A computed fold for a 381-nucleotide RNA from Phycicoccus sp. HDW14, annotated as Bacterial RNase P class A. The sequence was found by an Rfam model in a public genome assembly. The coordinates come from a structure-prediction model, not an experiment, and the mean pLDDT is 78.

[in-house]
C1' cells in the first nucleotide's frame, strides 16, 4: 500500500451590512401598534410518530371475560419490543456479521408447482417369481410381448419422499436382523446463578415442515391525551332579591345642588362558561469530568455547567477573512525500497432537515470528513 469489520466523533470560526421572533429599556399614540436601543434564538437525527415512561383528567374493593403486546438466559433500566453479556441456530479463510431464538406427542388446519406418492403416505422407470404365447439354440437355457403378484435396493420428481454407511438375509428386496455413526426420548455423574454445555448408559430402530395459520402456555397492560387540564372573564339569553311607574327609580345637561329634559325599567347578587387573556411552558430519570464498583449495560459519591418557548407559528440572506475537503499544476523534502509528507497558485464544494409539554430508545434521511481498535492479503527491508 489493497481489501474489509467493528467502534466513537464533527456536522465550519469570527467580523460586517440587511432582515425576522419573544423578552426588557426609552419614546411617540386614546388605542391598537409604530419606531430606536439591548439581551437571547434549533439538531444530530428537532424528523417518522413505532415503542415505553414523567405530567393531567377521567374511571377504579376484588376477581374473571374479551381485547393487545412480549417470547433462549442471566443482568440493567422510571418503563420499553431498547441496551449489556452469555446460550443455541447459520454465515464468512477471519476481524466480525445474522437470527419474528416459547410450545408441532392438547387439537384442528395447510403443504403451491413437479410428482406413482406431501403424512397412520407411495409404486412411473426399475429389480424378482409364476402362468401363457412367439422367436432363437441339439441341449442347459437366453430374449421379446401379455396377465396375476411380490419388493422399495437403484433411478426420477421436489424445498421437504418416512435415518446413513457397511455386513447377514434373499428369488428379488427390506431395522426383517447385527455393527458403527445420526437423530429422538429417558435415567446418572460432572460444570455453570441460568439457557445450555461435557461424559456415561438404557430404550424403540426413527417419529416430516408450518404457531409473522387457529390454538396453548407464561409475563405484562384501566382509558383519553398539553386542542391533557386549571384560573380570569365581556356581551347576550336564564334565575333570585330590592327599588321603582306622575307619592317617578334611572339616564342626559363636563363635577357637585338647584333647574330643565327624557322617562318605565333599574340595581345587586348568582350561573353557565362563548369571544378574548392567563397559567400549564420548560432545570430534566439534565448534561460534563473526576474517581469508586463492576466483563459490560449501569449505579453510588463529588466538582463544576445549563441564557428558544413561538401560538398561523421566528432562528435567514450576502460580502469579506481564516479553516477544511476534492481535482488540477509547480516545486522541495524523507526513505536502498514499496511509498509518504509539506508548501505556493488556480477552479470548485458544504447534506439532510428544521423545536411546538417534557424525557428515554428504535427506525429513517444526510454533502464532506476526522480518530481509535482489529482482520485478510501483496510488496520492501
Nucleotide at each position: 500500500c489493497g481489501a474489509g469489520u467493528c467502534g466513537g466523533g464533527c456536522g465550519g470560526a469570527c467580523g460586517g451590512u440587511c432582515g425576522c421572533g419573544u423578552c426588557g429599556g426609552u419614546g411617540g399614540g386614546c388605542a391598537a401598534c409604530c419606531a430606536c436601543c439591548g439581551c437571547c434564538g434549533a439538531g444530530g437525527a428537532a424528523g417518522g410518530u413505532c415503542c415505553g415512561g414523567g405530567c393531567u383528567c377521567c374511571g377504579a374493593a376484588g376477581g374473571g371475560c374479551a381485547g393487545g403486546a412480549u417470547g433462549g438466559u442471566g443482568g440493567c433500566c422510571a418503563a420499553c419490543a431498547g441496551c449489556c453479556a452469555c446460550c443455541c441456530g447459520g454465515g464468512g479463510c477471519g476481524a466480525c456479521c445474522c437470527g419474528c431464538g416459547g410450545g408441532a406427542c392438547a387439537g384442528u388446519g395447510c403443504c403451491a408447482c413437479a410428482g406413482a406418492g406431501a403424512a397412520c403416505a407411495g409404486a412411473c422407470c426399475g429389480c424378482c417369481a409364476c402362468c401363457g404365447g412367439u422367436g432363437c439354440g441339439c441341449g442347459a437355457g437366453c430374449a421379446c410381448c401379455g396377465g396375476c403378484g411380490g419388493c422399495a435396493a437403484g433411478g426420477g420428481u421436489g424445498a421437504a419422499a418416512c435415518g446413513g454407511u457397511g455386513g447377514u438375509g434373499u428369488a428379488a428386496g427390506a431395522g426383517a436382523c447385527c455393527a458403527c455413526c445420526a437423530g429422538c426420548g429417558g435415567c446418572c455423574u460432572g460444570g455453570g446463578u441460568g439457557a445450555c454445555c461435557a461424559g456415561g448408559u438404557c430404550g424403540g430402530c426413527u417419529c416430516g415442515g408450518u404457531a409473522a395459520a387457529c390454538c396453548c402456555c407464561a409475563u405484562c397492560c384501566g382509558g383519553a391525551g398539553c386542542a391533557a387540564g386549571c384560573c380570569c372573564a365581556g356581551a347576550c339569553a336564564g334565575u333570585g332579591u330590592g327599588c321603582g311607574u306622575u307619592c317617578g327609580a334611572g339616564g342626559g345637561c363636563g363635577g357637585c345642588c338647584c333647574g330643565c329634559c327624557c322617562g318605565a325599567g333599574c340595581a345587586c347578587a348568582c350561573g353557565g362558561g362563548u369571544a378574548g387573556g392567563g397559567c400549564g411552558c420548560u432545570g430534566g430519570a439534565g448534561g460534563u469530568g473526576g474517581u469508586c464498583g463492576g466483563c459490560a449495560a449501569c449505579g453510588g459519591c463529588c466538582a463544576c455547567c445549563c441564557g428558544a418557548g413561538a401560538u398561523g407559528g421566528a432562528u435567514g440572506a450576502c460580502c469579506g477573512u481564516c479553516a477544511c475537503c476534492g481535482c488540477g499544476u509547480c516545486g522541495c523534502c524523507g526513505g536502498c525500497g514499496a511509498c509518504g509528507g509539506c508548501g505556493g497558485c488556480g477552479c470548485g464544494g458544504g447534506a439532510c432537515a428544521g423545536a411546538a409539554c417534557c424525557c428515554g430508545g428504535c427506525c429513517u434521511a444526510c454533502a464532506g470528513c476526522c480518530c481509535g481498535a482489529c482482520u485478510c492479503g501483496u510488496c520492501c527491508c
Rfam family: Bacterial RNase P class A. The family's RNA type in Rfam is ribozyme.